[in-house]
RNA sequence: CGGGUUGGGUGCGAUGGUCGCGUGCGGGAAACCGCGCGAGGAAAGUCCGAGCUCCACAGGGCCGAUCGCCAGGUAACGCCUGGGCGCCGCAAGGCGACGGAUAGGGCAACAGAGAACAGACCGCCACGGGGGCAACCCCGCGGUAAGGGUGAAACGGUGGGGUAAGAGCCCACCGCGCGCGCCGGUAACGGCCGCGGCUAGGUAACCCCCGGUCGGAGCAAGGCCAAAUAAGCGGCGAGGUGCUGGCCCGCACCGUCUGAGCCGCGGGUAGGCUGCUAGAGGCGGGCGGCGACGUCCGUCCCAGACAGAUGACCAUCCCCCCGCAAGGGGGAACAAACCUCGGCUUACGGCCUGACCCACGCC
Numbered sequence: 001c002g003g004g005u006u007g008g009g010u011g012c013g014a015u016g017g018u019c020g021c022g023u024g025c026g027g028g029a030a031a032c033c034g035c036g037c038g039a040g041g042a043a044a045g046u047c048c049g050a051g052c053u054c055c056a057c058a059g060g061g062c063c064g065a066u067c068g069c070c071a072g073g074u075a076a077c078g079c080c081u082g083g084g085c086g087c088c089g090c091a092a093g094g095c096g097a098c099g100g101a102u103a104g105g106g107c108a109a110c111a112g113a114g115a116a117c118a119g120a121c122c123g124c125c126a127c128g129g130g131g132g133c134a135a136c137c138c139c140g141c142g143g144u145a146a147g148g149g150u151g152a153a154a155c156g157g158u159g160g161g162g163u164a165a166g167a168g169c170c171c172a173c174c175g176c177g178c179g180c181g182c183c184g185g186u187a188a189c190g191g192c193c194g195c196g197g198c199u200a201g202g203u204a205a206c207c208c209c210c211g212g213u214c215g216g217a218g219c220a221a222g223g224c225c226a227a228a229u230a231a232g233c234g235g236c237g238a239g240g241u242g243c244u245g246g247c248c249c250g251c252a253c254c255g256u257c258u259g260a261g262c263c264g265c266g267g268g269u270a271g272g273c274u275g276c277u278a279g280a281g282g283c284g285g286g287c288g289g290c291g292a293c294g295u296c297c298g299u300c301c302c303a304g305a306c307a308g309a310u311g312a313c314c315a316u317c318c319c320c321c322c323g324c325a326a327g328g329g330g331g332a333a334c335a336a337a338c339c340u341c342g343g344c345u346u347a348c349g350g351c352c353u354g355a356c357c358c359a360c361g362c363c
Base pairs, nucleotide, nucleotide: 001361002358003357004356005355006354007353008352009351010350013317014316015315016314017313018312019311021038022037023036024035025034026033027032040334044345045344047343048342049341050340051339052218053217054216055215064214065213066212067211068210069083070082071081072080073079084098085096086095087094088093099209100208104207105206106203107202121148122147123144124143125142127140128139129138130137131136156174157173158172159171160170161169175198176196177195178194179193181192182191183190184189222274223273224272225271232265233264234263235262236261239258240257242256243255281300282299283298284297285296286295287294288293318331319330320329321328322327
């Protein structure tokens, strides 16, 4: 230097000024003024896991959902880290629904002779018969599964021995199964040894079995204040009639019943407040750990809007484009906080940067 693999950072640049918008605090009688703060790495999808809130709930089972190699991390996870195994790649590295197929049931289109305790189409071979001088051909009856052919898959593979031809029929190596064998490892698993000729193929992203986890709804949760308004309750009470008692009657008065209306309570619609942002928090450093991460110290306070704020201009610098230059133009992608965190996934123009591989290469 070329090609490649895999991480990290940044994210409409920086500083200053002028004006504008939202919000908090302070000042002011008010108008308004001053100071501080004001979007993202994904704020997104709402797919997982939590916090928080309300509702439900004796314990257990059934049904159902979901997860699934091992160890660790974490508040938790379907996330992350490290490791194992399989596949891909020369490699760096990438990908993996990666428990169980001797618990049971089911399935395998088309092709093919045969698709699970299978099978003989072509072929190969022995025997019998026939034909032919012969090579060989035909028929019958058997043997066979090496070779061909079909298929996603054909009941171990390669080589040798063996045989009429063949075949785990026999042998070596590989593969497979078994031993609760030995060694290493926390474990997944790996290595070694021995035994078994090996009816132990695939599919669980079909039912199923085994093991782990799992109550529901969500900030439109929930709480508080409260115009209006129905039931209900209390107080006052014009008036009304009935009853009782007091005098013979009436009037008046007292008690009781009823009672328009008014007031209060109650209830909670409109509306308002709260929940609401100091948190499993950010940044820097030390220590422990391969790492995810943990812990300690220091330091900082950083949107909470009515789904409604976060912008414009000027100057200088920086970057990119055009141009020999003077100079001119541009600073863009995906996207917009709606209770808060941890993840995942998806979208994204460009710039900066680390490590590693090909590579004992070339200059």